Source information: The RNA shown here (SAM riboswitch aptamer (S box leader)) has 114 nucleotides and comes from Fictibacillus nanhaiensis. It was read from a public genome assembly, where an Rfam model found it. The model forms 97% of the base pairs in the Rfam consensus. Lineage of the source: Bacteria > Bacillati > Bacilli > Caryophanales > Fictibacillus. The coordinates come from a structure-prediction model, not an experiment, and the mean pLDDT is 80.

């Protein structure tokens, strides 16, 4: 890289080195010299993995509690984006505007294969 499975409206940032870019990608918004990515410390959130308790003969599967182990994460819903309803506004009708709500692609992190 490509594949399967689950989750994605909630959480939770100081410092320091540097020193201009970042939100993946398009477009649109936004953040950013009152300091962008990027590294290193410390904190911290959450509980997918492993661990532990219960329930199961067991396996699988549900439950709970920790948070020392492996991983992720700590601006804005995955920031918003396609497509399908449905309500409103707005107009003579088409297009639109906002809003619900279902679905899909991508992407993301986990765990698994290959």
């Nucleotide at each position: 890289c490509c594949c399967u499975u689950a989750u994605c409206a909630a959480g939770a940032g100081a410092g320091g080195u540097u020193g201009a870019g970042g939100g993946a990608g398009c477009g649109g918004c936004c953040c950013u010299a009152u300091g962008a990515a990027a590294c290193c410390u410390c904190a911290g959130c959450a509980a997918c993995c492993a661990g532990c308790a219960g329930c199961g003969u067991a396996a699988a599967g549900c439950u709970g509690a920790a948070a020392a182990g492996g991983u992720g994460c700590u601006a804005a819903u995955u920031c918003c984006u396609g497509c399908g309803a449905g309500u409103u506004c707005a107009u003579c009708c088409a297009c639109g505007g906002a809003c619900u709500u279902g679905u899909g692609a991508a992407g993301a992190u986990a765990a698994g294969a290959a």